Lysine riboswitch aptamer from a chicken gut metagenome, 165 nucleotides, folded computationally. Its Rfam family is "Lysine riboswitch aptamer". On this family, see Mandal et al., Cell 2003: "Riboswitches Control Fundamental Biochemical Pathways in Bacillus subtilis and Other Bacteria". About the family: Riboswitches are metabolite binding domains within certain messenger RNAs that serve as precision sensors for their corresponding targets. The RNAcentral record of the sequence draws on MGnify. Model confidence (mean pLDDT): 79 of 100.
């Protein structure tokens, strides 16, 4: 340099089902007036709508789904993938999405938890923190005079680590 691997409630996509979202949003109908604004995440433009009544309340009818979430299966895989940042590109400007960088962080899981943002939600998620268990490799110590191998203890990190060519 190349292949092929390991870690484990491992990591992401995508399909189906099922509870919630939800008797909620919308839409029509009926009423209200302290009665002029609304119509895209937000700003401005521009445009349509509205005193033949906007927003907004309130009744009663009709009535969804998207993200999220459990569970099963499929399909790609072990920096898997995730965060955060930078250009870029949609854009009248952010915001959001989307592509790229190898630019920084993170070995995996889990639990608790501050503050933020997301969210229908106390679920969940996502930054940070602190704690545990487990993979690895590295040094020391024991078992033990050597290899090898178990135990511990400390330290790093995936551009690691083991195997073979």
């Nucleotide at each position: 340099g190349a292949u092929a691997g390991a870690g484990g409630c491992g990591c992401g996509u995508c399909u189906u089902u099922c509870a919630a979202a939800a008797g909620u949003a919308a839409c029509g109908g009926g009423u209200g007036g302290u009665g002029a604004g609304g119509c895209u995440g937000c700003c401005g433009g521009a445009g349509c709508c509205u005193g033949u009544g906007a927003a907004c309340g309130c009744c009663a009818g009709c009535g969804a789904a998207a993200g999220g979430g459990a569970a099963a299966g499929u399909c790609g895989c072990c920096g898997a993938a995730g965060g955060c940042g930078a250009u870029g590109g949609c854009u009248g400007g952010c915001a959001a999405u989307c592509a790229u960088c190898c630019g920084c962080c993170u070995g995996g899981u889990u639990g608790c938890u501050u503050u933020u943002g997301g969210g229908a939600a106390u679920a969940c998620c996502a930054c940070g923190g602190c704690a545990a268990c487990u993979g690895u490799c590295a040094u020391c110590a024991u078992a033990u005079u050597c290899c090898g191998u178990a135990u511990g203890a400390u330290g790093g990190a995936g551009c690691g680590c083991u195997a073979u060519c």